[in-house]
């Protein structure tokens, strides 16, 4: 230099074009003399940047970055 794959909550990942979720983690409450386990519950996202397509874009499509895999 090519090809292909990823970028989504503090981590690890989910999401036919039609209000962005799950687990853990973290808060609070119940439960204990406490603590842990366990149970209810709350909070946290310009969906990797910029454009374009469309009533609607996390999604399609163009381009930059940035990590991986292969080729060379």
């Nucleotide at each position: 230099g090519g090809a292909c794959g990823g970028u989504u909550a503090g981590c690890u990942c989910a999401g036919c074009g039609g209000u962005a979720g799950a687990g853990c983690a973290u808060c609070g409450c119940c439960u204990u003399c406490a603590c842990a386990c366990g149970g209810c519950g709350g909070g946290g996202g310009u969906c990797g940047g910029g454009g374009g397509u469309u009533c609607g874009a996390a999604a399609c499509c163009c381009u930059c970055a940035c990590c991986g895999u292969c080729c060379a």
Molecule: transfer RNA
Organism: Solimonas terrae